[in-house]
Order: sequence, then structure tokens, then C1' cells
RNA sequence: GAGGGCCGGGCGGCCGCCCUUUCAAAGGGGAGGAAAGUCCGGACUCCCUGAAGCAGCGGUGCCGGGUAACGCCCGGGCAGAGCAAUCUGACGGAGAGCGCCACAGAGAACAGACCGCCCAGCCGGCUCGGUGCAGCCGACACGGCUGGGUAAGGGUGAAACGGUGGGGUAAGAGCCCACCGGGGGGCUGGCAACAGGCCCCGCAUGGCAAGCCCCACCGGGAGCAAUGCCGAAUAGGGGGAUCGCGCGGGUGCGCUCGCAGGGUCGCUUCAGCCCAGAUCCCCGGGUUGGCAGCACGAGGCCGUUGGUGACAGCGGUCCCAGAUGAAUGGUCGUCCAUCCGUUCGCGGAGGACAGAAUCCGGCUUACAGGCCCUC
RNA sequence: ACCGAUAGCUCAGCUGGAUAGAGUACUUGACUACGAAUCAAGGGGUCGGGGGUUCGAAUCCUCCUCGGUC
Repeated sequence: GAGGGCCGGGCGGCCGCCCUUUCAAAGGGGAGGAAAGUCCGGACUCCCUGAAGCAGCGGUGCCGGGUAACGCCCGGGCAGAGCAAUCUGACGGAGAGCGCCACAGAGAACAGACCGCCCAGCCGGCUCGGUGCAGCCGACACGGCUGGGUAAGGGUGAAACGGUGGGGUAAGAGCCCACCGGGGGGCUGGCAACAGGCCCCGCAUGGCAAGCCCCACCGGGAGCAAUGCCGAAUAGGGGGAUCGCGCGGGUGCGCUCGCAGGGUCGCUUCAGCCCAGAUCCCCGGGUUGGCAGCACGAGGCCGUUGGUGACAGCGGUCCCAGAUGAAUGGUCGUCCAUCCGUUCGCGGAGGACAGAAUCCGGCUUACAGGCCCUC
Repeated sequence: ACCGAUAGCUCAGCUGGAUAGAGUACUUGACUACGAAUCAAGGGGUCGGGGGUUCGAAUCCUCCUCGGUC
């Protein structure tokens, strides 16, 4: 310096509180690692008629494994950081499509000539030559204009259409070559992600998907104020409006069978169920109690076996809060840790974060201080 | 289960491209004998906090902190 685990005041006396065993006396148990945030995943309960397909919505996203399940955990791969131990990663797809890329800049996505460089033509011009001069012709620094070439250089930007070096060229350019990067194919290793080397291709076209989207996988809704029982009260209450009560057979009626039609999951199909009452409005009326759910559970601890590990199997052992305005506290003594003072004898202060409410597995956040292990 | 937090106050902006706007309040000046009103100019912002995505975040994602509704 890095990683992991654990504790998080101890013991005793007295007085109380909640639950529980018991006829009583007396006894037993009584907050947490996060009980928190309610962010994920389940158990459990009720509601939706069931199945298949489609659509829609939401979520997850390297690979393999663990698990009841997960967005969690373990192992591995890749990328990045670090000398290293190790840490971090919303880590599928931009070669399916759409969209966006401000400002600056010539050009921002089938890109783009602003400066520069090069070529050609014309004009000007220092000077030189052809002549001794004018004129004309030619050469040539340099400047301007026009037409081309050029993406190597400058400049802009977060990003400029592979990079570096060499050859090549009028100047340049994957135009050609070497290396690096990239794409494709098969081979070897690995369950896989992926890695290694081989062959081919001058490159076959940026970024953003925590923008829409595509692909794969997963997912009904509501939640213990769920839900059930008992008690109490009552209501199987009164009035009004609208739409309905099909056809045929059996039968004395009730009822039953068949057909047709209608209704019922967002849509479709199939199956099932329902069809004589249904829907709406008004009046009148009742309840806020008790019990269950609810404390034996994907349970804790110890040992052992398998596995790198998460975890799983087996054996033994233990029973460990259950309130409902809501208990889990107070005080004294002593010890421990911390802080302050000190005449080093001691004296004083005072205990992090927080606190169950159906339960469980995770994540995240808060946390004084202390202990242990590994690298 | 679901919203919100932006200037002292009340709110826009939140389909990414700002130096973050408007009203009101404040300061200064003009007008007036002096005030108010009006006119002109100006100051004032960790966009609730931390982290991330992106070239770029008030805006997108995530974790916290407050406040509110059912």
C1' cells in the first nucleotide's frame, strides 16, 4: 500500500415493561448489521375463464456456473488504471433502418480546394542572351489572372474518410512496398466468451443506442390496510329510468334437449362458461371490535464430503421478539475502549449509525472505535 | 404507487448545443417641490447534492437529501 472477515460495549445486583409455560409458586425469551431507503427478486393471498399466436408496454444485456428467483453472487474472457498486490467497467448490435453532430471551419458523412504545393496558358517585370540601338524572339528570379491536378503540409474542430517510414510522381495519393491497425475465410486450444498462428483482401464507407430502434431472454395485476373466520348491525330494503326475456322438440307445470343469436382476456382463433335479468340514479341504513394470516423457516450453529469458488449433499444439535398507539427500559457497582485535566496517586465526562411490524434472498446508503487473517 | 426541487419570491426552459430567461423584489439615474407610479440602465444563479454517459448535461442514467399527492 491492497484485499477479506468479525465485533460494535462486557459482567453482576435492584426496580420495571412485552410475549409465553404453569392451578399456583416459579421459570423461559425479548432488535440490527444495517431492523433504514423501498431499489430489485421471491414466498404467501386475492382478482382477471383457459390455451396458442400476434401486437403493445416494461426490464435485462461479454461467457459459463450457482440459486426458489434476481438487475444478486462465484469463476473466467476482454478493455482500461497501477511498478505490483489489486481495482474499475450499463461490456450485445452503428455492415437493418431513421435521427442528431451546436460554434468554428473550405468541407461534418457516398465530404471538402481556404491557404499552400504542382502543371498549362495569358499579362506584368529585375536581369541575361540572340543583335551595336529601337523593335522582335528566347530564357528567367518574382508578382497577378484564368483553367486544371493534388487530401502530403498549414489552419478549424470533440471528431477531417486508416497510421508510420520508404519508393514513386510535375506535385501528390494504398498508386506501390514493409510494419502496425482493420475486414473475410478456414485451422488449433477452450463447454463458451475468447486467444494463437496461417491464407486472402489495399481498406470495402466516423461518433452517439444512459436518442428512436434491431436481436436474444424474462415479465399478468394488486398487495398483510392482501385474505379468511367470528361477533355486532342489517338488507334478500324502498322508489325511479332504460334495454331485454328468440325458435323448435319432450313434459300437466317446474324443468330438460337441440338450433340460432348475444356476452365474456388489448386483438384473432379454439375451448369453456353465462343468457333472464342487466345497467344507472335517488332515498334510507350499518361498521372502525376480536381471532387467524403471524413466527419451524429456501432457519441458525457445529462437523464432514464434493467443488478453484459461489454453493450443494449428509450427520448432529438448537427453537431464537411478536407489539397493535405499539414492550425491548432505568439505576448502582465494576471492567473495557475513547476524550479532557493531572501534583502521575488519580479525578471527571461519556458509548458510532440507528432501531422490528407478513416473512425471506440481495443491492444501496449511514456507521465512533476496535480485533483478526492474507497478499 | 407517483410527482416536484431553476435568481430573495412565483414560474418558463428539460424532443442535449446559452453567456440559463420572464414577472416581481433590489440598486442607480431621469421625471417631481418631495414621494408613488412611469421610463432607462444594472447587479443577483454550486439549475437540491454526489457519480456517470456524451465532444458537450438544467435536460439522459444512477445513488442520496428534502418536500408533496393518492
Molecule: RNase P RNA; transfer RNA
Organism: uncultured Marivita sp.